[in-house]
Molecule: SAM riboswitch aptamer (S box leader)
Organism: Alkalibacillus haloalkaliphilus C5
RNA sequence: CUCUUAUCAAGAGUGGCAGAGGGACUGGCCCGAUGAAGCCCGGCAACCUUCAAACAACGGUUUGAAAGGUGCUAAUUCCUGCAAAGCAAUUGCUUUGGGAGAUAAGUG
Numbered sequence: 001c002u003c004u005u006a007u008c009a010a011g012a013g014u015g016g017c018a019g020a021g022g023g024a025c026u027g028g029c030c031c032g033a034u035g036a037a038g039c040c041c042g043g044c045a046a047c048c049u050u051c052a053a054a055c056a057a058c059g060g061u062u063u064g065a066a067a068g069g070u071g072c073u074a075a076u077u078c079c080u081g082c083a084a085a086g087c088a089a090u091u092g093c094u095u096u097g098g099g100a101g102a103u104a105a106g107u108g
Base pairs, nucleotide, nucleotide: 001108003106004105005104006103007102008101013041015040016039017038021031022030023029025081027079028078042073043072044071047069048068049066050065051064052063053062054061055060077100082097083096084095085094086093087092
């Protein structure tokens, strides 16, 4: 990097270093010298993992606990891009599905 599966409406900082960008991309709309990215510390969560119990018994399933491997820590994945339906009436609103993206676990 490809593919598969699952999740994406909850949660998490008045900290230290550092100094101008950041929110994937498009179009918007935002965040930022009252301090962006990045690093450290703290925190959140529970995908994998570990332990216990119950059930099943060939793998296992469910519940609870922990926090070793990841992840996350402005705004629903900030909204949106494609399609359909409904409403409205001059290009808008709502809903559903899809696409794209992110993360985890597996896979070639």